Record summary
Predicted 3D model of a 393-nucleotide RNA (Bacterial RNase P class A) from uncultured Pararhizobium sp. Of the family's consensus pairs, 94% are formed in the model. Its mean pLDDT, the model's own confidence on a scale to 100, is 75. NCBI's taxonomy places the organism under Bacteria, Pseudomonadota, Alphaproteobacteria, Rhizobiaceae, Pararhizobium.
[in-house]
RNA sequence: AGUCGGCCGGGCAGCCGCGCCGCGCAAUCGCCGAAAGGCAGCGCGGUGAGGAAAGUCCGGGCUCCAUGGAAACACGGUGCCGGAUAACGUCCGGCGGGGGGAACCCCAGGGAAAGUGCCACAGAAAGCAAACCGCCCCUUAGGGGGCAAGGGUGAAAGGGUGGGGUAAGAGCCCACCGCGUCUCCGGCAACGGCGACGGCAUGGCAAACCCCACCGGGAGCAAGACCGAAUAGGAACGACAUGGGGCGCCGAAAGGCGUCCCGGCCUGUUUCCGGGCUCGUCGUUCGGGUAGGUUGCAGGAGGCGGCGCGCGAGCGUCGUCCCAGAUGAAUGGCUGCCACGUUUCCGCUGCUUCGGCACGGAAGCCAUACAGAACCCGGCUUACAGGCCGACU
Numbered sequence: 001a002g003u004c005g006g007c008c009g010g011g012c013a014g015c016c017g018c019g020c021c022g023c024g025c026a027a028u029c030g031c032c033g034a035a036a037g038g039c040a041g042c043g044c045g046g047u048g049a050g051g052a053a054a055g056u057c058c059g060g061g062c063u064c065c066a067u068g069g070a071a072a073c074a075c076g077g078u079g080c081c082g083g084a085u086a087a088c089g090u091c092c093g094g095c096g097g098g099g100g101g102a103a104c105c106c107c108a109g110g111g112a113a114a115g116u117g118c119c120a121c122a123g124a125a126a127g128c129a130a131a132c133c134g135c136c137c138c139u140u141a142g143g144g145g146g147c148a149a150g151g152g153u154g155a156a157a158g159g160g161u162g163g164g165g166u167a168a169g170a171g172c173c174c175a176c177c178g179c180g181u182c183u184c185c186g187g188c189a190a191c192g193g194c195g196a197c198g199g200c201a202u203g204g205c206a207a208a209c210c211c212c213a214c215c216g217g218g219a220g221c222a223a224g225a226c227c228g229a230a231u232a233g234g235a236a237c238g239a240c241a242u243g244g245g246g247c248g249c250c251g252a253a254a255g256g257c258g259u260c261c262c263g264g265c266c267u268g269u270u271u272c273c274g275g276g277c278u279c280g281u282c283g284u285u286c287g288g289g290u291a292g293g294u295u296g297c298a299g300g301a302g303g304c305g306g307c308g309c310g311c312g313a314g315c316g317u318c319g320u321c322c323c324a325g326a327u328g329a330a331u332g333g334c335u336g337c338c339a340c341g342u343u344u345c346c347g348c349u350g351c352u353u354c355g356g357c358a359c360g361g362a363a364g365c366c367a368u369a370c371a372g373a374a375c376c377c378g379g380c381u382u383a384c385a386g387g388c389c390g391a392c393u
Base pairs, nucleotide, nucleotide: 001393002392003391004390005389006388007387008386010338011337012336013335014334015333016332018048019047020046021045022044023043024042025041030039031038032037050370054381055380057379058378059377060376061375062220063219064218065217067274068273069272070271071270072269073268075216076215077214078213079212080094081093082092083091084090095109096107097106098105099104110211111210115209116208117205118204119203132151133150134147135146136145137144138143159177160176161175162174163173164172179198180197181196182195184193185192186191224295225294226293227292234286235285236284237283238282239281240280243262244261245260246259247258248257249256250255263278264277265276266275302321303320304319305318306317307316308315309314341365342364343363344362345361346360347359349358350357351356
């Protein structure tokens, strides 16, 4: 100097004031209310915002609903391997690729030989190729033939370096590297290593469509439950629907009731199995009433500590603790001291490159960064003045 991880983010004391819980006393009354219900007195004890409470991006617990179950398709999500977890798109450990001197950091990391599509401009040429400059040969000044090694354009030009060879060149040949295939070895695996053989060659993009593998009900605490009160289970329009048969009972008949079968409807689509309904259902507009109270509401995938296992994320076991529950929204106000930070002054203490730095003292300011639960939990992302600790390069 850098990288990674962890922690704090004011302390102490006094006075007054809040919310919730528990116990005791007081009261049987008072206040609000239509009611259900709520509020209010005194004392003691306990407790009272965060690492992100933010974002609402994921995953769940919990509640309710939907015709339920199975399969396929559609739609959506994830994407190397192996683990952790209630689960995840999270986390851990590895593999591969890239960056960095390193510690470390980053990756939307399956498939381009199933198909389609794109690569602007520049350039000769950017999907089947290609000749602008240039090199070589022939010809006789018209041109013809060969080349893709050198140069240019570009993000990218069809392997790289070196040598041989050639008229000049080119994997044309050779060595090494790179690439592909295969045996063997190591590893659970992703992959890696030695060796052999080979074509020496058909780029990139799939946070392009697509293919492959795996996963996936919906809505959400304003969910839901209970109590109380009130109204008009109102009106109009539109769409869909209205079913058939058998048996039994009642009935004079019309018809009604029960049961069975067929048909129709109920799912994002289809099929199978099962269930419900079949005299109403859905949508729009107008009109009326209510929107009060209690609960859900905090004992948990909980916190802390010890021991053991594991590289680790974590797991097991033992012990211990109860740490907000408001509902227009509680945890605040004042004072003093200390600390941090900052401003000014002093010193002859140390250092000094004579600018100043460190240290000590005095006075003043400052109550400090990001920022406040609202059903809960596990993550991710974003914000953060100042300070402390550890490890590594």

The RNAcentral record of the sequence draws on MGnify.